[in-house]
Molecule: Bacterial RNase P class A
Organism: Sediminihabitans luteus
RNA sequence: CGAGUCGGCUGGACGGCCGCGUGGCGGCGCUCCGGCGUCGUCCCGAGGAACGUCCGGGCUCCGUAGGACGAGGUGGUGGGUAACGCCCACCCGGGGUGACCCGCGGGAAAGUGCCACAGAGAACAGACCGCCGCGUCGUGAAGGUCUCGACCGGAACGGCGCGGUAAGGGUGAAACGGUGGUGUAAGAGACCACCAGCGGGCCAGGUGACUGGCCCGGCUCGGUAAACCCCACCUGGAGCAAGGUCAGACAGGAUGCGUUCGAGGGUUGUCCGCCCGAGCAUCCGGGUAGACCGCUCGAGGCGCACGGCGACGUGCGUCCUAGAUGGAUGGCCGUCUCCUGCGCGUGGGUGACUGCGCGCGGUGACAGAACCCGGCGUACAGGCCGGCUCGUCCG
Numbered sequence: 001c002g003a004g005u006c007g008g009c010u011g012g013a014c015g016g017c018c019g020c021g022u023g024g025c026g027g028c029g030c031u032c033c034g035g036c037g038u039c040g041u042c043c044c045g046a047g048g049a050a051c052g053u054c055c056g057g058g059c060u061c062c063g064u065a066g067g068a069c070g071a072g073g074u075g076g077u078g079g080g081u082a083a084c085g086c087c088c089a090c091c092c093g094g095g096g097u098g099a100c101c102c103g104c105g106g107g108a109a110a111g112u113g114c115c116a117c118a119g120a121g122a123a124c125a126g127a128c129c130g131c132c133g134c135g136u137c138g139u140g141a142a143g144g145u146c147u148c149g150a151c152c153g154g155a156a157c158g159g160c161g162c163g164g165u166a167a168g169g170g171u172g173a174a175a176c177g178g179u180g181g182u183g184u185a186a187g188a189g190a191c192c193a194c195c196a197g198c199g200g201g202c203c204a205g206g207u208g209a210c211u212g213g214c215c216c217g218g219c220u221c222g223g224u225a226a227a228c229c230c231c232a233c234c235u236g237g238a239g240c241a242a243g244g245u246c247a248g249a250c251a252g253g254a255u256g257c258g259u260u261c262g263a264g265g266g267u268u269g270u271c272c273g274c275c276c277g278a279g280c281a282u283c284c285g286g287g288u289a290g291a292c293c294g295c296u297c298g299a300g301g302c303g304c305a306c307g308g309c310g311a312c313g314u315g316c317g318u319c320c321u322a323g324a325u326g327g328a329u330g331g332c333c334g335u336c337u338c339c340u341g342c343g344c345g346u347g348g349g350u351g352a353c354u355g356c357g358c359g360c361g362g363u364g365a366c367a368g369a370a371c372c373c374g375g376c377g378u379a380c381a382g383g384c385c386g387g388c389u390c391g392u393c394c395g
Stems, first nucleotide, its partner, number of pairs: 001391010012336007020045002023042008047366001051377002054375005059239004066272004071235005076090005091105001092103004106230002111228002113224003128169002130165010143152004177195006196220001198217008243293004252284006264276003300319008339362010
């Protein structure tokens, strides 16, 4: 210098003018004396994702949510955490020369299902070609006999049929271990040696997933669980329009069911159990749609020290930082800055290489709180910093 990999930070600055929201103070007006409206002034006023609402919690309510079945979720091991499907460390498998990355990573010798196309055959398989044996039909070599023209003879080959064979060919993502030998009519873990794999036992290391080694066994038992299923663990439901307080408005009527012979409700997927229980359901008609609490100080931010490989924890100090409710946090202008295009000028180094200044123009994203946190995922103009890897060149 080029290529790459991992992690962190940032998300324009200043000034002027106009404007918006909460709160404090002051003036004025109104007042049912609680406040309200308006004007001025001061402080504060979006994000790294405020987003998607995917996961987990806090908080609130449901008359404590008991049992059975069902449903859903999670899935290597050990930790972290309020909790998690998140994070950290490690294991195993895969990819990369490497830094490093990826894994929806329990169970397929419990059971069931499925395995397209091609292929003869796709799960305790299969005979299409090939190889081999037997039978039969045909052709018929060597050789033999003799009356020299025939006969005997049957090797070999071909057709057909029956059977054996999983070594070889061919199909496929996958064809029931691999190599070599023994064996056989031809073959085959049929048998043997080594190797791979599986199962069992023992030893050593590790908290564990697991790793290493030795022995034995039958010789080999395909894949798929983001198919049913099995195993282990987890899950009560609804959500700030939760929930509560105050104020205000209104008009009832009809039908049906019911008051211990229990309507209806809690109850949420079903049933049982338990509890409440005198009203309930449908239709027609009528009224309101305001204010306040919840609401922002919290598993909080920052700094330091200590413990830990790390996620994180503990202690001390310090800071207070939006609360709208048709929903504020904005708009314009100027200067600068960042990036970039064109043009001009000018440096550093032995070298590989590498800067700086000026002028004109362009561009600056993704997106915006709504009860609050912890995560994940997704979007993003650009800029900055650091660790590490590979390669090239120069000294």